[in-house]
Context: one part of a larger RNA
Molecule: small-subunit ribosomal RNA, central domain
Organism: uncultured archaeon
């Protein structure tokens, strides 16, 4: 709880798709449901209100009028709006064509640097590590050096408040297969939209279940230090994990802590992308410049805000659907359902207490 909110105070679902529902561009005719008008009828009675009466009066009764029961029926009109049916449009929205961007996604090959480890050669006393050290490696030859091989993980420089991508999030090269958005054209559909309770689908790192794999680098865990202790931080080792394939978990400070779409509202400057003009040309997909269309950042006016700030990417003025808050602990606990092998997860109190 008919209120106000929702970057930071409590609150925007992690992020698409989508069903119901809700909500819906422009014209023309029809209807006449809803929407309005008049007129009838019904809204028992008691309660109320008020004018008369009756109990000696008052409560309290009776009788008359009315006034509520925001409402039902029926009749006749009236058509702006809504709805419905029907025709028609192109300005939302979808489809085609064209040349271009781009770490988007999914598989296949190729490759480079480093670390580690083996071999061989070379060479000899120490390497290593710290705030200083020690633990460790080294006389079975380490470390450094060259030459050769294994093998697994990654992918410097380019690299940029630079690009895709719903979001998680993607970065060596090359192909093959996808998927989505800008820009151009305006050829085709004719509002086919938008929102989304439930539901589906992805969903970062860890976890988990089956098999591989294991260079590095490390939860646990064994040591060495430091301390008063040191179950930490520092140093040396090191198991799962980290990788691949298949299944599962479904979470996060999953953040822009800003749902999603659509309309209006001053400017400046910088980037990316397609496009047009003009100039320059060593002509190339080439360089300036100017505009226009999306994007993606920076200052900023009204205006907004408690301020911070935001400010045509709005937290501005509107509309529309959803979700979500409603003092702090107790608690995102316990109980039930539900879903997971499990760990857990969704959903989600209450007594108490302040």
């Nucleotide at each position: 709880u008919u209120g106000g909110g929702c970057c930071u105070a409590a609150a925007g679902c992690g992020u698409c798709c989508g069903u119901a529902g809700c909500c819906g561009g422009g014209c023309u005719g029809g209807u006449a449901a809803g929407u309005c008008c008049u007129c009838c009828g019904g809204g028992a009675a008691a309660u109320c209100u008020g004018g008369c009466g009756g109990c000696u009066u008052a409560a309290c009764c009776g009788u008359c009028a009315g006034a509520c029961u925001g409402c039902c029926g029926g009749a006749g009109g009236a058509u702006a709006c809504u709805g419905c049916c029907a025709g028609c449009c192109u300005a939302g929205g979808g489809a085609c064509c064209g040349g271009g961007a781009g770490a988007g996604g999914c598989c296949g090959g190729g490759g480079g640097u480093a670390u580690u480890c083996c071999c061989g050669g070379a060479g000899u006393a120490g390497g290593g590590g710290u705030g200083a050290a020690a633990u460790c490696c080294u006389g079975u030859a380490a470390u450094c050096c060259c030459g050769g091989g294994a093998g697994g993980a990654c992918c410097a420089c380019c690299u940029g408040u630079g690009g895709c991508g719903a979001a998680g999030g993607c970065g060596c090269c090359c192909g093959g297969c996808u998927g989505g958005a800008a820009c151009g054209g305006g050829u085709c559909c004719g509002a086919c939209g938008g929102u989304g309770a439930g539901g589906g689908a992805c969903g970062a790192a860890g976890g988990c279940c089956a098999g591989g794999g294991g260079a590095g680098c490390g939860a646990a865990c064994c040591g060495g230090a430091u301390u008063a202790g040191a179950u930490a931080c520092c140093c040396g080792g090191g198991u799962a994990g980290u990788c691949c394939u298949g299944g599962c978990u479904g979470u996060a400070a999953a953040c822009g802590a800003u749902g999603c779409g659509g309309a209006c509202u001053a400017g400046g400057u910088g980037u990316c992308a397609c496009c047009g003009a003009a100039g320059c040309u060593a002509c190339g997909a080439g360089c300036u410049u100017c505009g226009g269309u999306g994007g993606u950042g920076c200052c900023g006016g009204a205006g907004g805000g408690a301020a911070g700030c935001c400010g045509u990417u709005a937290a501005g003025u509107c509309c529309g659907c959803c979700g979500c808050c409603u003092g702090g602990g107790g608690a995102g606990u316990a109980c039930g359902g539900c879903c997971g092998c499990a760990a857990g997860g969704c959903u989600g109190a209450a007594a108490c207490u302040u």